[in-house]
Formats: sequence, C1' cells, structure tokens
RNA sequence: AACAGAGUAGAGGACAAAGCGUUAAGUGUCACAUGAGAUGGGAUGUUGCUCUAUGAACGAAGAAUAGUAAUUCGCGGUUUUGUCCUCGCAUUCGCUGCA
Repeated sequence: AACAGAGUAGAGGACAAAGCGUUAAGUGUCACAUGAGAUGGGAUGUUGCUCUAUGAACGAAGAAUAGUAAUUCGCGGUUUUGUCCUCGCAUUCGCUGCA
C1' cells in the first nucleotide's frame, strides 16, 4: 500500500418512576420555509436526523368511591427521566487488526 473492523447524532422496542390530558392538549398524517440546531477523534458535508413557525384534513374512554374537596381504577399510537435491547455517517485523515 491493500484488505478487514470499531466508534456519532439519533431512531425503534421493553420495563420502571414521575407528570399531563380525559372540559382533548398531546400523539399520528399531509403540505410548506432564503427558518434553527446537532451530527464517529479531526476536517468537509447533506437527497439523512431533530426542532420550530404556518396551514390542512382526521381524531379519543371513561368510571367507582365520595359529596364540593378529593381519592382510586382506567384510558391516550400522551410527556419527561432512568435501565436494558436492537438499528445507526458520505468523503478524507486518524484509530485498531492483519503485523
């Protein structure tokens, strides 16, 4: 040198805890933008990721105790956090193995 490999942001799932909603917010879908942000250890980067704004369509599970103050059990493709599991960088340099 060649070959092989590891590593990101993040995504999904399970469990637990604490919340929110149940007077329907949230979640999910679609459209849209001179919008914002983060992206292996370094550099560059977006047809990938996340968020935000706007618009559109759709759309739900409440009960019991109680007696005005709440408690409890549910429900929601609900939020956050934690743990575990699965998936997970394009180019180049670097790193590890071959050695």
Record summary:
Predicted 3D model of a 99-nucleotide RNA (THF (Tetrahydrofolate) riboswitch aptamer) from Enterococcus phoeniculicola ATCC BAA-412. The same sequence occurs in records of 2 taxa. The RNAcentral record of the sequence draws on Rfam and Ribocentre.